Predicted 3D model of a 73-nucleotide RNA (transfer RNA) from a Nitrospinota bacterium. The sequence is in RNAcentral, with records from ENA. Rfam family: tRNA. The family's RNA type in Rfam is transfer RNA. The source organism's lineage runs through Bacteria, Pseudomonadati and Nitrospinota. The prediction has a mean pLDDT of 83.

[in-house]
RNA sequence: GGCCCCAUCGUCUAGAGGCCUAGGAUAUCGCCCUCUCACGGCGAAGACACCGGUUCGAAUCCGGUUGGGGCCA
Numbered sequence: 001g002g003c004c005c006c007a008u009c010g011u012c013u014a015g016a017g018g019c020c021u022a023g024g025a026u027a028u029c030g031c032c033c034u035c036u037c038a039c040g041g042c043g044a045a046g047a048c049a050c051c052g053g054u055u056c057g058a059a060u061c062c063g064g065u066u067g068g069g070g071c072c073a
Stems, first nucleotide, its partner, number of pairs: 001072007010026004018056001028044005049065005
C1' cells in the first nucleotide's frame, strides 16, 4: 500500500427496515430479608463509534471517517 471482518449500557451480549422513546445477563446503587455479612426477593440508573446518503420510516441498508483484528505484498 491492497483486500476482508468487527464497533450496541462499566463488561458480555440480543437485534436482520415499523411490534424498539433498544431487551437480557453480570456489575453498581436503593429497599426488603438477616443480629451483621453473604445468599435471596423487588426496584433504579445505564448503550446504538462519528459524518453523510437511501427510505414515509435506519441500531439494521449504502458511502466515507476513526478505532480494533486478520490476510497478502